Predicted 3D model of a 77-nucleotide RNA (transfer RNA) from a Kiritimatiellia bacterium. Rfam family: tRNA. Rfam classes the family as a transfer RNA. The coordinates come from a structure-prediction model, not an experiment, and the mean pLDDT is 80. Taxonomically the source falls in Kiritimatiellia (Bacteria, Pseudomonadati, Kiritimatiellota).
[in-house]
This record gives sequence, C1' cells and structure tokens, in this order.
RNA sequence: GGCGCGGUAGCCAAGUGGCCUAAGGCGGAGGUCUGCAAAACCUCUAUUCGCCGGUUCGAAUCCGGCCCGCGCCUCCA
Repeated sequence: GGCGCGGUAGCCAAGUGGCCUAAGGCGGAGGUCUGCAAAACCUCUAUUCGCCGGUUCGAAUCCGGCCCGCGCCUCCA
C1' cells in the first nucleotide's frame, strides 16, 4: 500500500431503513426488604451509535472520505 471484518452507555454486547429517545448482561445511583448488611426484587442510568459529508419524507442501519483496532496479502529494508 491492497483486501476483509469491526468501532453502539463506564465495560461487554444485540440490533443492519420507520412501533430504535437502541435488547440483554456487568457496573453505578436510588428504593423495597433486613436490627445492620449480603442476597433477591423494583426504578433510573446512550435524546444517541468513531468523525465529517451525502442519499432519503425518514439513517445506528445505505453511500463516500477520513481516523482507530484486528486479520490476511503484497512491497521496501
């Protein structure tokens, strides 16, 4: 350099055009319970999906560029 896969909450991870202000788990906060805790249960915790543009009535999802990570290939040394 080329090709492929990926980047979603503090962490892991599902979702691949509209009922997504985005499933679930861990963590965190508050509460119920308890003599106090632990456990269990309930509520809350991403108005946003790497960044910038584009397409569309509508984008986490499609397209382009860029950045980052992983794998394979190639080149140089």